[in-house]
Source information:
A computed fold for a 114-nucleotide RNA from Neomoorella humiferrea, annotated as SAM riboswitch aptamer (S box leader). NCBI's taxonomy places the organism under Bacteria, Bacillati, Clostridia, Neomoorellaceae, Neomoorella. The prediction has a mean pLDDT of 83.

RNA sequence: CUCUUAUCAAGAGUGGUGGAGGGACGGGCCCGAUGAAACCCGGCAACCCGCGUUCCGUUUAUCGGGAGCGCAAGGUGCCAAUUCCUGCAGGACGCAAGUCCUGAGAGAUAAGGG
Numbered sequence: 001c002u003c004u005u006a007u008c009a010a011g012a013g014u015g016g017u018g019g020a021g022g023g024a025c026g027g028g029c030c031c032g033a034u035g036a037a038a039c040c041c042g043g044c045a046a047c048c049c050g051c052g053u054u055c056c057g058u059u060u061a062u063c064g065g066g067a068g069c070g071c072a073a074g075g076u077g078c079c080a081a082u083u084c085c086u087g088c089a090g091g092a093c094g095c096a097a098g099u100c101c102u103g104a105g106a107g108a109u110a111a112g113g114g
Stems, first nucleotide, its partner, number of pairs: 001114008013041001015040003021031003025087004042079003047075002050071007083106001088103006
């Protein structure tokens, strides 16, 4: 970088350093000197690993497999707004402006593969 699968309406600080930007991209709309990014600390979550536990299956076994629940030490991730909204296609309502629904695409994260 790319492929596959899963998830994306919940959750997370009136801390320290730092100084102007940030919310992927375009269009919007927002956040920011009552202090952005980044780093540290703190926290959230539970994808993987680990530990515990219940059930199923078994070649009956202190091994290994499947499903669920709990914990949260380790590997990641995350901590304004639904992935902030929308970008393509279809549909519902409406005179229209527009509102809403579904799917795809894009993006993010994890695990596995190339």